[in-house]
RNA sequence: UAGGUUCCAUCGAGAGAGAGCGGCUGUUUUUGGUCGCCGCCGAAGGUGCAAGCGGCAAACCCGCCAGGUUUGCUCGUGAAACUCUCAGGCAAAUGGAUCGAUGGAGCGCG
Repeated sequence: UAGGUUCCAUCGAGAGAGAGCGGCUGUUUUUGGUCGCCGCCGAAGGUGCAAGCGGCAAACCCGCCAGGUUUGCUCGUGAAACUCUCAGGCAAAUGGAUCGAUGGAGCGCG
């Protein structure tokens, strides 16, 4: 030290779906806590996997070896905004994947 990349801090943007019903209970009220029931959402976190790659088996090419080709497999690895809905969520607020800005630290480059 322009640009790159990872992390941290601050700020900004940021979707979906019930202010559902019932019991008990706190509170003057607004409304809160807890338990049960029904419905729903996917963007904290988490689960699952396609191709590919690897492994194994069989057949074939090959005089043998080595190598290669094809097929198969309750095998391994394997991404997402896909999938599941465990967790979380379903007025506002909070939270929120992700994106942007500023600053800092590390890596890397010169």